[in-house]
Context: one part of a larger RNA
Molecule: small-subunit ribosomal RNA, central domain
Organism: Solanum arcanum
RNA sequence: UUGGGCGCAAAGCAUAUGUAGGUGGAUUUUUUUAGUACGACAUCAAAUCCCAGGGCUCAACCCUGGACAGGCGGUGGAAACUACAAAGCUGGAAUACGGUAGGGCAGAGGGAAUUUUGGGUGGAGCAGUGAAAUGCGUAGAGAUCGAAAAGAACACAAACGACAAAAGCACUCUGCUGGGCCAACACUGAAAAUGAGAGACAAAAAUUAGGGGAGCGAAUGGGAUUUGAUACCCAAGUAAUUCUAGAUGUAAACAAUGAUACUAGGCGUUGUGCGUCUCGACCCAUUCAGUUGUAGCUUACACGUUAACCAUCUCGCCUGGGGAGUACGUUCGCGAGCAUGAAACUC
Numbered sequence: 001u002u003g004g005g006c007g008c009a010a011a012g013c014a015u016a017u018g019u020a021g022g023u024g025g026a027u028u029u030u031u032u033u034a035g036u037a038c039g040a041c042a043u044c045a046a047a048u049c050c051c052a053g054g055g056c057u058c059a060a061c062c063c064u065g066g067a068c069a070g071g072c073g074g075u076g077g078a079a080a081c082u083a084c085a086a087a088g089c090u091g092g093a094a095u096a097c098g099g100u101a102g103g104g105c106a107g108a109g110g111g112a113a114u115u116u117u118g119g120g121u122g123g124a125g126c127a128g129u130g131a132a133a134u135g136c137g138u139a140g141a142g143a144u145c146g147a148a149a150a151g152a153a154c155a156c157a158a159a160c161g162a163c164a165a166a167a168g169c170a171c172u173c174u175g176c177u178g179g180g181c182c183a184a185c186a187c188u189g190a191a192a193a194u195g196a197g198a199g200a201c202a203a204a205a206a207u208u209a210g211g212g213g214a215g216c217g218a219a220u221g222g223g224a225u226u227u228g229a230u231a232c233c234c235a236a237g238u239a240a241u242u243c244u245a246g247a248u249g250u251a252a253a254c255a256a257u258g259a260u261a262c263u264a265g266g267c268g269u270u271g272u273g274c275g276u277c278u279c280g281a282c283c284c285a286u287u288c289a290g291u292u293g294u295a296g297c298u299u300a301c302a303c304g305u306u307a308a309c310c311a312u313c314u315c316g317c318c319u320g321g322g323g324a325g326u327a328c329g330u331u332c333g334c335g336a337g338c339a340u341g342a343a344a345c346u347c
Base pairs, nucleotide, nucleotide: 003319004318005317006316007301012315015200017198021194023192025089028087029086030085032083034082035081036078038076039075041073043071044070050066051065052064053063054062055061093188095186098182099181100180103177104176105175106174107173108172109171110154114150115149116148117147119145120144121143125136126135163168207246208245209244210243211242215241220236222234223233260311265292266291267290271286272285273284275282296303320347321346322345329340330339332337
């Protein structure tokens, strides 16, 4: 390489959009004949292999003759399928009309708690722990009652609930806005699925510049514990955590499960709709999220219409453990580093 694989053994890119590429709906009709299948022709040196016959006493070996299969080339007719060209179809896909639940961005507002400041009352402790001490307090703490300020997060409702491509998203209101679902059935007519590169987005931490800084809290010093204690515990506390604008581009970015379509059910959940005069309840249809489970599959565990079943198409990836996601080189980055990514050697 062929092959075999990728939930847990090595292996699905964090995610979606989308270029090239390969792939592509229906038993509509016609065109062409590139693929395709068929016929004959030309060619593919000899030897070798295979078959038949013969020669060395046999055999190996040698001689003579023949052929299969396959390749390439032009040629003749065929037209089912793929493809090409033309005209049509509506089921996939898109758009319009009417509803519906939630998401994103921006702006405005809110209350509880915490801390601090200042004032009143009051007068000796408070805080903390396994026990203590450091610490705070007669320069009036802690407690308690008004007032003011600040920053961050939004109790209850809250749910195996919702939404979003993922990351993620929850106080309330307003404005702008992407996508989904449902109903009716109008319109376009394959305009689709996937997707190398590429660009986009991407938690936390760390980073740059400027704000902000209540609580919490790496580092750091102090008090304990201990043989020691660079820790666990306690009292402090800087960066960070927050906002704006950049840069970074990684996570057990997980469902450790790429996308699409097909294939038994039962019981719940979310949204919407039909039916019954209305509301509720119920039935049915569909969408979302679950649970159990048949067939099937799996080494097993388990999975099981949200597949790890059965298929198709396309992309990505794997090929014994270590060395190693290291070295070297290169791209990117302010840097931290990221991406790409070996070998010797060893078992």